Predicted 3D model of a 306-nucleotide part of an RNA (large-subunit ribosomal RNA, domain IV) from a marine sediment metagenome. The full RNA is in RNAcentral, with records from MGnify.
[in-house]
Context: one part of a larger RNA
RNA sequence: UUCAGUCAAGGGAAUUCGGCAAAUUAGCCCCGUAUCUUCGGUAGAAGGGGUGCCUGCUCUUUACGGAGCAGGUCGCAGUGACAAGGGGGGCCCGACUGUUUAAUAAAAACAUAGGUGACUGCUAGCCCGUAAGGGUGUGUACAGUCGCUAACUCCUGCCCAGUGGCGGUAAGUCAAAACCCGGUUCAACGGGUCUAAGCUCCGCUAAACGGCGGGGGUAACUAUAACCCUCUUAAGGUAGCGUAAUACCUUGUCGCUUAAUUGGCGACUUGCACGAAUGGAUGAACGAGGUCCCCACUGUCCCUGA
Numbered sequence: 001u002u003c004a005g006u007c008a009a010g011g012g013a014a015u016u017c018g019g020c021a022a023a024u025u026a027g028c029c030c031c032g033u034a035u036c037u038u039c040g041g042u043a044g045a046a047g048g049g050g051u052g053c054c055u056g057c058u059c060u061u062u063a064c065g066g067a068g069c070a071g072g073u074c075g076c077a078g079u080g081a082c083a084a085g086g087g088g089g090g091c092c093c094g095a096c097u098g099u100u101u102a103a104u105a106a107a108a109a110c111a112u113a114g115g116u117g118a119c120u121g122c123u124a125g126c127c128c129g130u131a132a133g134g135g136u137g138u139g140u141a142c143a144g145u146c147g148c149u150a151a152c153u154c155c156u157g158c159c160c161a162g163u164g165g166c167g168g169u170a171a172g173u174c175a176a177a178a179c180c181c182g183g184u185u186c187a188a189c190g191g192g193u194c195u196a197a198g199c200u201c202c203g204c205u206a207a208a209c210g211g212c213g214g215g216g217g218u219a220a221c222u223a224u225a226a227c228c229c230u231c232u233u234a235a236g237g238u239a240g241c242g243u244a245a246u247a248c249c250u251u252g253u254c255g256c257u258u259a260a261u262u263g264g265c266g267a268c269u270u271g272c273a274c275g276a277a278u279g280g281a282u283g284a285a286c287g288a289g290g291u292c293c294c295c296a297c298u299g300u301c302c303c304u305g306a
Base pairs, nucleotide, nucleotide: 006306007305008304010302011301014300019297027051028050029049030048031047036041038151052073053072054071055070056069057068058067059066060065074078086295087294088293089292090291091290092289093287094286098110099109114149115148116147117146118145119144120143125136126135127134128133153281154280155279157212158211159210162209163208164205165204166203167202168201171200172199173198178193179192180191181190182189213231214230215229216228217227240274241271252268253267254266255265256264257263
């Protein structure tokens, strides 16, 4: 010096991206327990007190044991070693238990119950196979397959112009074949008639892919604009949320938190560029998830030492 470990006066996160690491707490018994809540929970919430040994007695037990009362006694310390939760609050995400990158990622990713759409009446639909045949399934729509979303609760607005899907269709277009005419000694070949699907055309469909405006004026302070005009679209973003895991300007503005805060929380909101199953907004419980604060605690640090 490195690795592993022990201790440290006073201070106590001043360290650091960040309390990383360490420390604190810890078993059992008794008391006590907020907020929120889907009434189950949260909860071992939090926060207190006790705990050894000896003697006597009481209750209970078939026994071993268990519960208790009174008195005494030792230590710094009685779950005396080992073993053995630190706690609380706010917010984001995901409902939850679960799954995952064997060997850098365990998560907010995947899954999930629930919701919803599409196909399918069984010789089905979907999948494997050129086929025969096989699987789903010796199942039968309360079933199976394929998508999207993701518990519960409150909800899920407008647009079918484009792309797609489904349906319809008088007419148009339209291949080969067939037929007719021409042509060829036979053919080739040329023209015409007829004509399937498809497309044109007409509808429906957004929990299909997706999309959801601009300018000008106006109220008796100012400001703002319920209101009016205009261009334009298929329709011009509804509810809710909003400086957000989304906000460029931005360290937005105000309040709280600090002595001081590009942080956090609560509001406002002119949303560069939220927004409704590509789900919107909530939300108890849960999380080796992310972030902020407080208490306790500490060699993280002051500042090192043994």
Its Rfam family is "Bacterial large subunit ribosomal RNA". Gene Ontology terms of the family: ribosome and structural constituent of ribosome.